The RNA shown here (small-subunit ribosomal RNA) has 1487 nucleotides and comes from an uncultured Bacteroidota bacterium.
The RNAcentral record of the sequence draws on ENA, Greengenes and SILVA.
Its Rfam family is "Bacterial small subunit ribosomal RNA".
The coordinates come from a structure-prediction model, not an experiment, and the mean pLDDT is 83.
């Protein structure tokens, strides 16, 4: 540094997500070691126990316990008794206890930072300096002695000390008072200083050195008070404050102050955020980052608050006191019920709480502290040391050779590779750690004590001694030995790192994106791999990436974002010159900016972590000196921005009034009859009581045709008949005057604001929500139609919103051009006009902007100033709260939850009940048909043991199957057969086959007989068959494949390469103008070529030439028959069947630039692709098919293999698709008679002859075929016959006999005879074929096949039509545009109510709570003040009690605020397949 994720692809916006760092962390899984820090983040919850603050006998009385020493008694180590400059309980006195150590609840403040300030203060010990320290005197604890309580803890008497405690003396640089002097300062005044008067101190102990005491100064520390300036969030918190803000005066305090009180004024904070709310100890620093910042306040370090919650003072330098007093609360404990007693947010530990945070350890040896002269004594401060991989750092688990590249494991394409790997094994080396043993520190130098020396005699130098918790630790030696030591996550992309097996939308991962529905690199699991490492993950939380809040450093016309619009206040920002002046600004200098951290340098520990010294650094505040460009300020000047007078000019500007005609409606009245009206078509509605329609005449309201326009004016909302009156702007013009920065912008505020709506009179013709009919329609609370009510007009008052849009705030400046057009000036002026010149208002356009679309002097360019606004989608412009409002409602405006996307532009298809263009038997115009009816065949659906399986919209359905009685054959029933069983290769044999018997439905099984054929003798046909190979499967996945195949579609399309345009997707080409069947071809053209299609080469067919002439073929000669190419001969022709030949818009005419159309053109057999057929671009349907074959996985192995008999695939209420035959007379029937082409044939076609009505059978000639045969071609022609009828049409259906083929015709053949004679009389909706040798219609033939259900399927020839005006419409389809919210692509996408389940949230009768403030009451400790019993040796003393005021906590009241839950209820979000319907996206079908 950036990456992923919105799309079919793209750019952009935008948001979510990852990679890095860090942690007082937890968690899981796992641990060798060491060293350096850390350790209750949560219940400021409750604590059991121990400790954490005393010490001085050099202040005093004194002597319980202990040492000593005497002495006594003796039980010989103990009592007692006395002393004790040994010590020392309680006890009086001093010091300390305000330090150190806790923890962070409160506080949003001068609470912390910072930097001044005190001329407004204090300060015990501790240094200096000055001065002093006389008298005296009275209690009192402790003890004794009585006495209450259970205990705490008292009460009374007594008797006594102090450095305790009065009193009196003495003082002044003290304190008050008065009165002066210098001097100083920013004000008050401050400081030296004289004088006077008053008033106030002291303490002793000693070892005799000293200490200690009292007053002043003065220094040094610590402290306290004030001020600037900074210091979270919320305006859905805009007013807040009565001691309030000030003054005088008094009390107070160390000390200034409303700090407290009387009195007097009536201010004093606030949009620069007061108040009020909600969070929160501040800093020094830590995370983090490039930095600017953001988050954060743990460990250290300063500060500040607290010490069970809440008040309160005492003491004292000092506290309103953590381990003190009192009180009031809530708890806990103890009790004899009568009272006591207590505060772990210190160490240590305990319970609770939590995810989670250590021992009831050693030591005062080192630092430090408190007492003490000192020795010491205290010290959970501190040193250490123990748990904990919390974290930081460091070492180690070896380390070299060593390939049969070993075995196992895993994998693969699998005799065999790889891979784990030099990895093991093994050969050698070493020995950090670890384990034994030995030695063994630094930290310690002070005090103290001996000693010596030096001097101010107070102290200081050297020398020696004596002091270690950690600790027998760090180090260091020596030995043995690879030996004591590796593990976690990951492995689809982001992201280094892949494969097999299991599972099968299951279980299950996931941070995003997503993965899992049988081939899963995503789950699990193994192997191998990758990163890290005595760690590694994962979760939380902060920074980073995030220019995703943008100071550095974003935006706002269409993505979220410019107020609806002017005025104008605050405020921000400003035109030239000249001084002044230094506030901003810049420069020196100076103090500060604790240490510690950061950083750099050097040093210490074997390194590092971690320490230590310096250095920088602290980016900031203060002071002070200079600078003046520039910004401000303060005077003066200018005229160019600004605004005014004057002259003129233009408009649908405005408000108010006055006229005007068309139309409409309405009344009258006349005229005249049966309708009108209205719609897609209709009906409602109006009319015979006279409508509509016409005239005339009266009358209402509301709008103003035509001019008129891409046109004007207005801030905008808006504004249109003519006119008058009143009024508001804009624009020109001039070397005009005139004021002289008077200007931009605009947070609040004001004021104006389209429609609809509201409220009050009015007004009402048309129109015309609501609302009634009447259609439509599956429904129609719509859309059309026929009424019609508020409204719409008008006056006054309200609402205040819009897609109030140009979705584009305002002003100023600059920055190429073109063109129209509006209204002014100038120039020429008869006119046209013009390179002049302003001001709008439009249109293209360069430059530059832009994500593009596009904007582009009227910018969205380039620049300044100002104001509004944005920060993901959805909840939501929704709740609640506030303001406005008669109301509807507006303004203002959130979270909870949810998604991973919304979204903008343009891109390529695709769709469109958009649009052009154009093509197809698409319609249209016609001819048969189908759909009705019987039978065929094929599906469905039922039915079975089975009715094997497959295809199913077009693109299944006489379809695989171009032949289901066995077989085929999968399918069903039932009897065998198997790991070599079938079956194939097969060395080799000839024992084989075969036959025959038993048994069976058969296969098989059992038993017997039995030694093939054929030969060139090499051998081969048959069969058998060991070894070995391949097992089989019509068992599943056409969605794991290959091949094949169908459609779209024989449509005209589909692409490349360069090149040029786009930020890219892509365009361009290939679009345009013609023409074509055709992206054919022509022209044009930023494209120039190219390829796969299209044609065109192939083949059949239409002419002709040539060549050959059998089996075909016969004009001419000739033989010959009934007849016949049968026969000589014949190459003319038909015909076979090779090779050319011709057709190309070439020729003409017309039109076109060309291509190219057109012509009953000409030639020609054929004419504009001549008719046909093979041939099918890039694709699409996850289209079909694993049962043609082939294959990849799965599955099956005495079966899902395989052999057999026998059944099924033929069933049969029924629906469907193709078909045959019909229904008759353009027929039917008999009888006679003419004409194809193309096939096929030796397990065959069969001629003829004989037999049977017939199918056929018998016998047999040719034929391996242009030779024989199948072979009758059939419509058709000729005659006759039937007469419209269920028939001489129809031929199902049934019964008889029968032939053929086949082991075998029941199930289940086919054909033939007789005999029956069924529907059926041209088929509803609807639907299909086909533009010519088609269609219709006639018959042949052929495959398969032993035979056939063939009416099917492929050919073949016969006969041989009608029709096409045309492209509106229906289907398909190309091309170009155009919309789109579609991309699975319209069979698309969405939307809303209802119903289910889940989630969070509003509102709510009401209920429980919190925290705060007012008012009354009541009130402890405690203070202040009044009285004062009483009292002392003490008198200007103390004092209990009483009394007023204040207060903490209580109680009561009414409101507010703000939480929690609540029956019922409100929309909301989100859940594969739920109900109705069809609002949006194409004109989405009513834009």
């Nucleotide at each position: 540094a950036g990456a992923g994720u919105u799309u079919g692809a793209u750019c952009c916006u935008g948001g979510c997500u990852c990679a890095g760092g860090a942690u007082g962390a937890a968690c899981g899984c796992u641990a060798g070691c060491g060293g350096g820090a850390g350790g209750c983040u949560u219940a400021a919850u409750a604590c059991a126990u121990g400790c954490a603050a005393g010490u001085c006998g050099a202040a005093c009385g004194g002597u319980a316990a202990g040492g000593u020493c005497a002495c006594u008694g003796c039980u010989u180590g103990c009592a007692g008794u006395g002393a004790u400059a040994c010590a020392c309980g309680a006890g009086u006195g001093g010091c300390g206890c305000a330090c150190g150590g806790g923890u962070g609840a409160g506080u949003a403040a001068c609470g912390c930072g910072u930097a001044c300030a005190c001329a407004a203060c204090a300060u015990a010990c501790c240094u200096a300096u000055c001065a002093g320290a006389g008298g005296g005197g009275g209690a009192u604890a402790c003890g004794c002695u009585u006495u209450g309580g259970a205990a705490a803890c008292g009460a009374a008497g007594u008797a006594u000390a102090a450095u305790a405690c009065c009193c009196c003396a003495u003082a002044g640089u003290a304190u008050u008072a008065u009165u002066g002097a210098a001097u100083c300062g920013c004000a008050u005044g401050g400081u030296u200083u004289a004088a006077u008067a008053a008033u106030u101190a002291a303490a002793g102990a000693u070892c005799c050195g000293u200490u200690g005491c009292u007053g002043a100064u003065a220094g040094a520390u610590u402290g306290g008070u004030g001020u600037g300036c900074g210091u979270a969030c919320u305006a859905u918190u805009a007013g807040g404050u009565a001691g309030u803000u000030g003054g005088u005066g008094a009390g107070g305090u160390a000390g200034a102050a409303g700090c407290u009180c009387a009195c007097c004024a009536a201010g004093c904070c606030g949009a620069c955020g007061a108040u009020a709310g909600u969070u929160a100890g501040g800093g020094g620093g830590c995370g983090u980052g490039a930095g600017a910042g953001c988050g954060u306040g743990a460990u250290c370090c300063c500060c500040c608050a607290c010490a069970c919650g809440g008040g309160u003072a005492c003491u004292g330098a000092g506290a309103c006191a953590c381990g003190g007093a009192c009180c009031c609360g809530a708890c806990u404990u103890c009790u004899a019920c009568g009272g006591a007693a207590g505060g772990c947010a210190g160490c240590a530990g305990u319970a609770a709480g939590g995810a989670a945070u250590a021992u009831u350890g050693g030591a005062c040896a080192a630092u430090g502290g408190g007492c003490g002269c000192a020795a010491g004594c205290c010290u959970g401060a501190u040193c250490c040391a123990g748990c904990c991989a919390u974290c930081c750092c460091g070492c180690g688990u070896g380390c070299a050779g060593g390939a049969a590249g070993a075995c196992a494991g895993c994998c693969c394409u699998a005799u065999g590779g790889g891979u784990c790997g030099u990895a093991a094994a093994c050969u050698g080396c070493u020995u950090u750690u670890a384990u034994a043993c030995a030695g063994g520190a630094c930290g310690a130098a002070a005090c103290g004590c001996c000693u010596a020396g030096a001097u101010u005699u107070a102290u200081u130098u050297g020398g020696g001694u004596c002091u270690g918790a950690c600790g027998g630790u760090a180090c260091u030696g020596u030995a043995a030995g690879a030996a004591u030591a590796a593990g976690c996550a990951c492995c689809g992309g982001c992201u280094a790192a892949c494969u097999c097996c299991g599972u099968g939308c299951c279980a299950g991962c996931a941070g995003c994106c997503g993965c899992g529905g049988u081939a899963a690199u995503a789950c699990g699991g193994a192997g191998g791999g990758u990163g890290c490492a005595a760690g590694c993950g994962u979760u939380a939380u902060c920074c980073g990436g995030a220019a995703u809040u943008a100071c550095u450093g974003g935006g706002u016309u269409u993505a979220a974002a410019g107020g609806g619009u002017g005025c104008g206040u605050a405020g921000g920002c400003g035109g030239g010159c000249u001084a002044u002046u230094a506030a901003g600004u810049c420069a020196g200098a100076g103090g500060u900016g604790a240490a510690a951290g950061c950083u750099c340098a050097c040093c210490g520990c074997u390194c590092a972590a971690c320490g230590g010294u310096g250095g920088a650094a602290u980016u900031g505040c203060c002071u002070u000196u200079g600078a003046u460009a520039c910004u401000g300020a303060u005077a003066g000047u200018c005229u160019u921005g600004a605004a005014u007078u004057a002259g003129g000019u233009u408009g649908a500007g405005g408000u108010u009034g006055g006229c005007g005609g068309a139309a409409u409606g309405a009344g009258u009245c006349a005229u005249g009859u049966a309708g009108c009206g209205g719609u897609g078509a209709a009906a409602u509605g109006c009319a015979u009581a006279g409508a509509u329609a016409u005239g005339a005449c009266u009358u209402a309201g509301a709008a103003c045709a035509c001019c008129g326009a891409u046109u004007g004016c207005g801030a905008a909302g808006g504004c249109a008949g003519c006119u008058g009156a009143c009024u508001g702007g804009a624009c020109c013009u001039u070397u005009a005057a005139u004021u002289g920065a008077c200007g931009c912008u605009g947070a609040g505020g004001c004021a104006c604001g389209a429609a609809a709506g509201c409220g009050u009179g009015g007004g009402g013709a048309g129109c015309g929500a609501a609302c009634a009919g009447g259609a439509u329609u599956a429904g129609a609370u719509a859309c059309c139609c026929u009424g019609g009510u508020a409204g719409u007009c008008c006056a006054c008052g309200c609402c205040c919103u819009a897609a109030a849009c140009g979705a584009u705030g305002c002003u100023a400046a600059c920055u190429c051009g073109a063109u129209g057009u509006u209204u002014g000036g100038g120039c020429a002026g008869u006119a046209a006009g013009c390179a002049c010149u302003g001001a709008g208002c439009a249109u293209c356009c360069a430059a530059g902007g832009g994500a593009a679309a596009c904007c582009g002097u009227u910018a969205a360019g380039u620049u300044a100033g100002c104001c509004a606004c944005c920060u993901g989608g959805g909840g939501a412009g929704u709740a609640c709260g506030u303001u406005c409002g008669c109301a509807a409602g507006a303004a203002u405006g959130a979270a909870a939850c949810u998604c991973a996307a919304a979204g903008g532009a343009a891109u390529u298809g695709a769709c469109g009940g958009g649009g052009g263009u154009c093509c197809g038997c698409a319609c249209a115009a016609g001819c048969g048909g189908u759909g009705g009816a019987g039978c065929a065949u094929g599906u469905g659906g039922u039915u079975u043991a089975a009715u094997u399986c497959g295809a199913u919209g077009a693109u299944a359905c006489g379809c695989g199957a171009g032949g289901a009685a066995c077989c085929u054959u999968a399918c069903c029933u039932a009897g065998g057969c198997u790991a070599c069983a079938a079956u194939g290769u097969g060395a080799u044999c000839g024992c084989a086959a075969u036959c025959c018997g038993g048994u069976g439905a058969a296969a098989g099984c059992c038993g017997g007989a039995g030694u093939u054929c054929c030969u060139u003798c090499g051998g081969g046909a048959c069969g058998a068959g060991a070894a070995a190979c391949a097992a089989g499967g019509u068992g599943c996945u056409g969605c794991a494949u290959g091949g094949u195949u169908g459609u779209c579609g024989u449509c005209a399309g589909c692409u490349c390469g360069u090149g040029c345009c786009g930020u890219g997707a892509g365009g361009u080409g290939u679009u345009g103008g013609g023409u074509u069947a055709a992206g054919u071809c022509c022209c044009g053209c930023a494209a120039c070529g190219a390829g796969c299609g299209c044609a065109a080469c192939c083949c059949c067919u239409a002419u002709g030439a040539u060549u050959a002439g059998u089996u075909g073929c016969c004009a001419g000669c000739a033989u010959g028959u009934a007849a016949a190419g049968a026969u000589g001969g014949g190459a003319a022709c038909u015909c076979u069947a090779a090779u050319c030949a011709g057709a190309c818009u070439g020729c003409c005419u017309a039109c076109g630039c060309a291509a190219g159309u057109a012509g009953c053109g000409a030639g020609g057999a054929a004419g504009g692709c001549g008719g046909g057929g093979a041939c099918g671009a890039c694709g699409u349907c996850a289209a079909a098919u694993c049962a043609u074959c082939a294959u990849g996985g799965c599955c099956u192995u005495u079966a899902u293999g395989c052999c057999u008999a026998g059944g099924g695939c033929u069933a049969c209420a029924c629906a469907c698709g193709u078909g045959c035959u019909a229904c008759a007379a353009u027929g039917g029937c008999a009888u006679g008679u003419a004409c194809a082409g193309a096939g096929g044939g030796u397990a065959g076609c069969g001629a003829g002859c004989c037999u049977g009505c017939g199918a056929a059978g018998g016998u047999c000639a040719g034929c391996c075929a242009a030779u024989c045969c199948c072979a009758a071609a059939a419509a058709g022609c000729a005659u006759g016959u039937c007469c419209c009828a269920g028939u001489u049409c129809g031929g199902a259906u049934u019964g008889g006999a029968g032939u053929c083929u086949g082991c075998a015709a029941c199930u289940c053949g086919a054909c033939u005879c007789c005999a029956u004679g069924a529907a059926g009389g041209u088929g509803g909706a609807a639907u299909c074929g086909c533009u010519a040798g088609u269609a219709a219609u006639c018959g042949c033939g052929c495959a398969u096949c032993a035979g056939c259900c063939a009416u099917g399927g492929c050919g073949c020839g016969g006969u041989g039509a009608a029709u096409a005006c045309g492209u509106u419409c229906c289907c398909g389809g190309a091309c170009c545009u155009u919309g789109u919210a579609c991309a699975c692509a319209c069979c698309g996408c969405c939307c809303g109510u209802c119903a289910a389940g889940c989630c969070a949230u509003g509102g709510g009768a009401g209920c429980c709570g919190a925290g705060g403030g007012u008012a009354c009451c009541u009130g402890a400790a405690g203070a202040u003040g009044g009285u004062g019993a009483c009292u002392u040796u003490a008198c200007g003393g103390g004092g209990a009690g009483c009394u007023a005021u204040c207060u903490a906590a209580g109680g009561u009241a009414a409101a507010a605020u703000u939480g929690g839950u609540a029956a019922c209820u409100g929309g909301g979000g989100c859940u594969a397949a739920g109900u109705c319907g069809u609002a949006a996206c194409a004109a989405g079908g009513u834009a």